[in-house]
RNA sequence: GGAGUCGGCCAGGCGAUCGCUCGGGGGCAACCCCGGGAGGAAAGUCCGGGCUCCGGCGGGCAGGGUGCCAGGUAACGCCUGGGGGGCGCGAGCCCACGGAAAGUGCCACAGAAAAUAAACCGCCUCGGACCGCAAGGUCUGCGGUAAGGGUGAAAAGGUGCGGUAAGAGCGCACCGCGCGGGUGGUAACACGCCGCGGCACGGAAAACCCCACCCGGAGCAAGACCAAAUAGGGAAGCAGGUCGGCACGGAAACGCGCCGGCAACCGUCGCCCCGCGGGCUUCCGGGUAGGUCGCUUGAGGUCGCUGGUGACAGCGGCCCCAGAUGGAUGAUCGCCCUCGACAGAACCCGGCUUACCGGCCGACUCCUCUU
Numbered sequence: 001g002g003a004g005u006c007g008g009c010c011a012g013g014c015g016a017u018c019g020c021u022c023g024g025g026g027g028c029a030a031c032c033c034c035g036g037g038a039g040g041a042a043a044g045u046c047c048g049g050g051c052u053c054c055g056g057c058g059g060g061c062a063g064g065g066u067g068c069c070a071g072g073u074a075a076c077g078c079c080u081g082g083g084g085g086g087c088g089c090g091a092g093c094c095c096a097c098g099g100a101a102a103g104u105g106c107c108a109c110a111g112a113a114a115a116u117a118a119a120c121c122g123c124c125u126c127g128g129a130c131c132g133c134a135a136g137g138u139c140u141g142c143g144g145u146a147a148g149g150g151u152g153a154a155a156a157g158g159u160g161c162g163g164u165a166a167g168a169g170c171g172c173a174c175c176g177c178g179c180g181g182g183u184g185g186u187a188a189c190a191c192g193c194c195g196c197g198g199c200a201c202g203g204a205a206a207a208c209c210c211c212a213c214c215c216g217g218a219g220c221a222a223g224a225c226c227a228a229a230u231a232g233g234g235a236a237g238c239a240g241g242u243c244g245g246c247a248c249g250g251a252a253a254c255g256c257g258c259c260g261g262c263a264a265c266c267g268u269c270g271c272c273c274c275g276c277g278g279g280c281u282u283c284c285g286g287g288u289a290g291g292u293c294g295c296u297u298g299a300g301g302u303c304g305c306u307g308g309u310g311a312c313a314g315c316g317g318c319c320c321c322a323g324a325u326g327g328a329u330g331a332u333c334g335c336c337c338u339c340g341a342c343a344g345a346a347c348c349c350g351g352c353u354u355a356c357c358g359g360c361c362g363a364c365u366c367c368u369c370u371u
Base pairs, nucleotide, nucleotide: 001367002366003365004364005363006362007361008360009359010358012336013335014334015333016332017331018330020037021036022035023034024033025032026031039342043353044352046351047350048349049348050347051219052218053217054216063215064214065213066212067211068082069081070080071079072078083097084095085094086093087092098210099209103208104207106203107202120149121148122145123144124143126141127140128139129138130137131136157175158174159173160172161171162170176199177197178196179195180194181193182191183190184189223293224292225291226290233284234283235282236281237280238279241262242261243260244259245258246257248255249254265278266277267276268275300319301318302317303316304315305314306313307312337340
């Protein structure tokens, strides 16, 4: 100098004017003063938790989720460290990574055969027919053979030697595999350790399933409080006249209820008439509109020390950093620069994922050059 890996950070700046919103203070009020005012993802709503209400407590079934080991955490499907596998020269990156000898099912196409292995070509023994003087060749039959060819994503350990008619873990050596033990490690797991077994185990569990562990439901429109008008519910007091009809009780007088007319009373209007409507007054409780709380001081931020490889934890100091409810966080102008991406809180927090113009810092790797 070039190429790259990992981690962290920033997200146009400054000024003026006019606005919006929240908190505090002042003012009788109008209003004035001071201070705060989006993000790294506020997003998707995919996980986990707090909080609230519901279910008496506990357990199970169903259903769902997670899935190497250890740790962190309020918890997690997150994070850290480690193991195993894969990729990269490397720094590093990626992995749903329990069980297929519990059972059931599946393995397209191609291929003879796809899991109780299988004989298409080839190879070999024996036999038959034909050709040939012969060596041998062609066709064919009963068998043997998984070493060779071919098909496939996948064909039942690999290499070599022996062996054989040809072959084959058939035998042997090495490698691989399985089982038991030993050693190291908390464990996953590892081992150029020991013994046994010729070898039994095809793939796929993101097929059903089995095993282990976890999960009650709904969500801030959760939920709590205050509380009009109108209508409706309950209680008490007052008023309940007369005529007609109907039903019930009664032998009847009459009582009681409903319906209708009239009158009285009340409301509607300042008053009267007409018209219209109606038992009146007071109290109680539920509930709607509306208002208040929940609402932002919290698993909080930051600095330092200590423990830990680390995620993280403990202790001490300092700080308060949006809280609306038609929903604020903006507009105009000026100057500067490298000319500015994705995007806008609505109960809160921890994660993951997705979007994003560009820039800065730190640690590290590989290549090349110079001293």
A computed fold for a 371-nucleotide RNA from a Gammaproteobacteria bacterium, annotated as Bacterial RNase P class A.
Taxonomically the source falls in Gammaproteobacteria (Bacteria, Pseudomonadati, Pseudomonadota).
The coordinates come from a structure-prediction model, not an experiment, and the mean pLDDT is 78.
It matches the Rfam family "Bacterial RNase P class A". Gene Ontology terms of the family: tRNA processing, ribonuclease P activity and dimeric ribonuclease P complex. By type it is a ribozyme.
It was read from a public genome assembly, where an Rfam model found it.